Record summary:
The RNA shown here (transfer RNA) has 74 nucleotides and comes from a Bacteroidales bacterium. Rfam family: tRNA. Rfam describes the family as follows. Transfer RNA (tRNA) molecules are approximately 80 nucleotides in length. Its mean pLDDT, the model's own confidence on a scale to 100, is 81. The sequence was found in a public genome assembly.
RNA sequence: GCCGAGAUAGCUCAGCUGGUUAGAGCGCAGGAUUCAUAAUCCUGAGGUCGAGGGUUCAAGCCCCUCCCUCGGUA
Repeated sequence: GCCGAGAUAGCUCAGCUGGUUAGAGCGCAGGAUUCAUAAUCCUGAGGUCGAGGGUUCAAGCCCCUCCCUCGGUA
């Protein structure tokens, strides 16, 4: 250089064929329980969906460019 895969919450990851609230587990905060801690249970906060542009009535998802990570190839 070329080819492929990936990027979504603090971390690990779902998100089907584009469709109307963007989710789970862990973690974090508050509460319940306990003499207390752990465990368990309840509630909550936390997201520019890598950046920019395009298509569409509608984009995490499709198209283009760029940045980054991983693998392959010479």